[in-house]
Context: one part of a larger RNA
RNA sequence: GGUCCAUGGUGGAUGCCUUGGCGCUAUCCGACGAAGAAGGCCGCGGUAAGCUGCGAAAAGCCAGGGUUAGGAGCAAACAUCCGUUUGACCCCUGGGUAGCCGAAUGGGGUAACCCGGCAAGUUGUUAAUACUUGUCAUCGUGCACUGAAUUCAUAGGUGUACGAAGUGAGACGCAGGGAACUGAACCAUCUAAGUACCUGCAGGAAAAGAAAUCGCAGAGAUUCCCUUAGUAGCGGCGAGCGAAGCGGGAAGAGCCUAAACCUGAACUGUGUGAUAGACGUCAGUCGUUGCAGUUUGGGGGUUGUAGGAUCUUACGUCUGGGUUCUGACGGACCUGGGUUGAGUUAGAAAACUGAUGCAUAGUGGAACGUCACUGGAAAGGACGGCCAAAGAGGGUGAUAGUCCCGUACGCGAAAUGCAAGCAGUCUCAUAGUAAGACACCUGAGUAAGACGGAUCACGAGGAAUUUUGUCUGAAGCUAGGGAGCCCACUCUCUAAGGCUAAAUACGAGAUAGCGACCGAUAGUGAACGAGUACCGCGAGGGAAAGGUGAAAAGCACCCCGGGAGGGGAGUGAAAUAGAGCCUGAAACCGUGGACCU
Numbered sequence: 001g002g003u004c005c006a007u008g009g010u011g012g013a014u015g016c017c018u019u020g021g022c023g024c025u026a027u028c029c030g031a032c033g034a035a036g037a038a039g040g041c042c043g044c045g046g047u048a049a050g051c052u053g054c055g056a057a058a059a060g061c062c063a064g065g066g067u068u069a070g071g072a073g074c075a076a077a078c079a080u081c082c083g084u085u086u087g088a089c090c091c092c093u094g095g096g097u098a099g100c101c102g103a104a105u106g107g108g109g110u111a112a113c114c115c116g117g118c119a120a121g122u123u124g125u126u127a128a129u130a131c132u133u134g135u136c137a138u139c140g141u142g143c144a145c146u147g148a149a150u151u152c153a154u155a156g157g158u159g160u161a162c163g164a165a166g167u168g169a170g171a172c173g174c175a176g177g178g179a180a181c182u183g184a185a186c187c188a189u190c191u192a193a194g195u196a197c198c199u200g201c202a203g204g205a206a207a208a209g210a211a212a213u214c215g216c217a218g219a220g221a222u223u224c225c226c227u228u229a230g231u232a233g234c235g236g237c238g239a240g241c242g243a244a245g246c247g248g249g250a251a252g253a254g255c256c257u258a259a260a261c262c263u264g265a266a267c268u269g270u271g272u273g274a275u276a277g278a279c280g281u282c283a284g285u286c287g288u289u290g291c292a293g294u295u296u297g298g299g300g301g302u303u304g305u306a307g308g309a310u311c312u313u314a315c316g317u318c319u320g321g322g323u324u325c326u327g328a329c330g331g332a333c334c335u336g337g338g339u340u341g342a343g344u345u346a347g348a349a350a351a352c353u354g355a356u357g358c359a360u361a362g363u364g365g366a367a368c369g370u371c372a373c374u375g376g377a378a379a380g381g382a383c384g385g386c387c388a389a390a391g392a393g394g395g396u397g398a399u400a401g402u403c404c405c406g407u408a409c410g411c412g413a414a415a416u417g418c419a420a421g422c423a424g425u426c427u428c429a430u431a432g433u434a435a436g437a438c439a440c441c442u443g444a445g446u447a448a449g450a451c452g453g454a455u456c457a458c459g460a461g462g463a464a465u466u467u468u469g470u471c472u473g474a475a476g477c478u479a480g481g482g483a484g485c486c487c488a489c490u491c492u493c494u495a496a497g498g499c500u501a502a503a504u505a506c507g508a509g510a511u512a513g514c515g516a517c518c519g520a521u522a523g524u525g526a527a528c529g530a531g532u533a534c535c536g537c538g539a540g541g542g543a544a545a546g547g548u549g550a551a552a553a554g555c556a557c558c559c560c561g562g563g564a565g566g567g568g569a570g571u572g573a574a575a576u577a578g579a580g581c582c583u584g585a586a587a588c589c590g591u592g593g594a595c596c597u
Stems, first nucleotide, its partner, number of pairs: 001596009015582001016547002020518002022515007029507002031167002039101003042055003046078002050074002061095006070082003106115003116136007138164009172203001173201005183190001187236001213219002223250004233241002254499003257443001261299010277286002279330006304477001306442003310437006318337007340429004351425004356419005362411003368384004373380001385402002387391001393405003448472007458484001479494005534541002554581001557568004
């Protein structure tokens, strides 16, 4: 020095465990903010560094409800307190307080700081100073007042009321912009893809939506799923792209305007003493009261088998009161009541009450014992019972239906919230129908065309449909659009205004549950004071780190030592479980022995 045996150190693999993750399902919910958010900074404890909670009223204040004998968070200890039927702590609901920064908004600013104005108040009074309360940003809209060049006016200005701003869940929606890698085995049309990404605007959903649709049978808004179908098609006919009608389901809901016509108001123009008008007729009376245009309010009206307006006729039209220059008759209009119907989700619109249900604390809840078995410990074993609408699960010194928490099944709210639901208050409507005449209306820089693009599964193609930058530019119901160039016939629909729940998408958050998901180099980056420590000027990057024991019973006391540490003693089932603590592999380093050299 090596090999082997034994026994240690070091180290932290492995096994077991799980407080944390991952994924999915169902239900709820889907915003917060100038009444100052999200997010921070700084503070608040008897001792208080961190986390949590809170805000100068500061681990908290008040009230209502629940539940309770113990409490003053994680988190020990000491001190000091609170509470046990006069109810603390805890849980739920409502309220109060809520520093400074931050959209940040009195002005400024290197966020958490600096400096003000005005009004009122406090420091005895006045002034100064300090403090307290309130208020003072900008933009938009409405209204009022004021008001230039410039007469009226307008711009502008001032005041006031209301609103906006910012944040988020790296999700879902709609819209405006819009790549490249890649694929085509190269590459340019094409593809990737209207994807990623940027921007705007939302909502709890959004968008779409009541046919100028489909396509030959008729159907009858939209949306979503299945299918049609990888079909018809498109395509350097390459790579690839890729429908629609029907059919089967989910859901189900339809409406309002513009215009014609009637009428009120304002403005503009025009018009007579020769009178146009004042609901009609008769009689009276008044008379720039008229007419036309523009704007606007109310009524009316809303469709394609065309519909509506206007006029005429017929039938119908509850009841009281009033108005219409005067009187009579007729008509029209206004209003109260009744009848009938409807309603806050679009179709007009707001609020309230009650019941019921649900949510936010809770609550009742069956049934087991013994052992002189093993063990530190019984839930194991043995023996004998019981419950079960409950043998889901978790805990308890090992494996418990019957010990504890629960579970099945029931019950419950002072307060707040929710419910296209129920009942009511309440609110709204309540006259038309038929026939005929007439030809007044039915959305114009629109439809359509040309050129250039885009969109449709469809790449210019025979290329319709949809859309529009430029240039043209209709008809108007005996009208117009579509049915994939175009024409005819036939069929079908009615553009150029608008609203609309549900079925659908997503998941930040809440609750319940599940997993041939992970088990500490895994699973989130993060099981632990983690987006922390640390790195970077910054944008940004970004860790490591879990386990004594059933219970601290965490080793009193003695000895060695300055201490660290150790030896006894003691606790414990175990201390080679002693906190650098379960198990404790290997590398690596020793100690003792045997053998070899």
This is a predicted structure of a 597-nucleotide part of an RNA (large-subunit ribosomal RNA, domain I) from Spirochaeta aurantia.
The RNAcentral record of the full RNA draws on ENA and SILVA.
Its Rfam family is "Bacterial large subunit ribosomal RNA". Gene Ontology terms of the family: ribosome and structural constituent of ribosome.